[in-house]
Transfer RNA from an uncultured Candidatus Saccharibacteria bacterium, 72 nucleotides, folded computationally. Rfam family: tRNA. The family's RNA type in Rfam is transfer RNA. The sequence was found in a public genome assembly.
RNA sequence: CGGGAUUUGGCGCAGUGGUAGCGCGCACGUCUGGGGGACGUGAGGUCGCCAGUUCGAACCUGGUAAUCCCGA
Numbered sequence: 001c002g003g004g005a006u007u008u009g010g011c012g013c014a015g016u017g018g019u020a021g022c023g024c025g026c027a028c029g030u031c032u033g034g035g036g037g038a039c040g041u042g043a044g045g046u047c048g049c050c051a052g053u054u055c056g057a058a059c060c061u062g063g064u065a066a067u068c069c070c071g072a
Base pairs, nucleotide, nucleotide: 001071002070003069004068005067006066007065010024011023012022013021018055026042027041028040029039030038031037048064049063050062051061052060
């Protein structure tokens, strides 16, 4: 320098046009004498960033950043 993959709550991941969900974790509550455990409720992200297309974008297009892989 060229090509490719990935980037979504604290962590691990889903979600390929209709205003984002699951597991773990966290907070609170119930059961228990307490712990552990089980169950219930809740908080927490506008999707790496900047533009564009569209009535509407995490999703499509362009650019860019980071990490990893391949090649030169």